[in-house]
RNA sequence: CCACUAUCUAGAGAGGUGGAGGGACUGGCCCUACGAAGCCUCGGCAACAGACUUAGCAUCGCAAGUACUGUGCCAAUUCCAGCAAGCUAGUAUUUUAGCUUGAAAGAUAGGAA
Numbered sequence: 001c002c003a004c005u006a007u008c009u010a011g012a013g014a015g016g017u018g019g020a021g022g023g024a025c026u027g028g029c030c031c032u033a034c035g036a037a038g039c040c041u042c043g044g045c046a047a048c049a050g051a052c053u054u055a056g057c058a059u060c061g062c063a064a065g066u067a068c069u070g071u072g073c074c075a076a077u078u079c080c081a082g083c084a085a086g087c088u089a090g091u092a093u094u095u096u097a098g099c100u101u102g103a104a105a106g107a108u109a110g111g112a113a
Stems, first nucleotide, its partner, number of pairs: 002111001004110005013042005021031003025082004043074003048070003051066004056062002078105001083102008
């Protein structure tokens, strides 16, 4: 970099530095000088992979647990929508709004080549 697989309505922030942006993109809507991003320190959440345990199943593993290691994460459902289908209501003939489902895109982990 990327085919693929799994998950994404749960959870968890203080201090320092910095000095105007941030929430991937577009639209909306938010956060932000009562201090954005970035960086550092400490703390926490979770349990994806490794490790370890099982006084569970019964086998080349599955499940449960621990939180030691590698990541990840700590405003708002991935903040909401974006594309398609269906349903409902309005309007009245192609549109509007709402809802549901599925995709797409994105994020994280694993990871063939």

A computed fold for a 113-nucleotide RNA from Cytobacillus kochii, annotated as SAM riboswitch aptamer (S box leader). The model forms 97% of the base pairs in the Rfam consensus. Lineage of the source: Bacteria > Bacillati > Bacillota > Bacilli > Cytobacillus.